[in-house]
RNA sequence: GGGUUUGUAGCUCAACGGUAGAGCAGUGGCCUCUUAAGCCAUUGAUCAGGGUUCGAUUCCCUGCAGACCUA
Numbered sequence: 001g002g003g004u005u006u007g008u009a010g011c012u013c014a015a016c017g018g019u020a021g022a023g024c025a026g027u028g029g030c031c032u033c034u035u036a037a038g039c040c041a042u043u044g045a046u047c048a049g050g051g052u053u054c055g056a057u058u059c060c061c062u063g064c065a066g067a068c069c070u071a
Stems, first nucleotide, its partner, number of pairs: 001070007010024004018054001026042005047063005
């Protein structure tokens, strides 16, 4: 240089083109003499920019970053 692939919450992962969810973590509360454990509630995210569409995390293009293959 060429090709493939990935990018979603602090972390690990979901999500037929139609309200972005789960577990852990965080915060508040309950319980407890206290802590831990347990229970309840809750905060927080679609890599960037365009395009298609009534509607895009999802489809298309470009870029950026990571991984792999090849020379």
Model confidence (mean pLDDT): 80 of 100. A computed fold for a 71-nucleotide RNA from a bacterium, annotated as transfer RNA. Its Rfam family is "tRNA". By type it is a transfer RNA.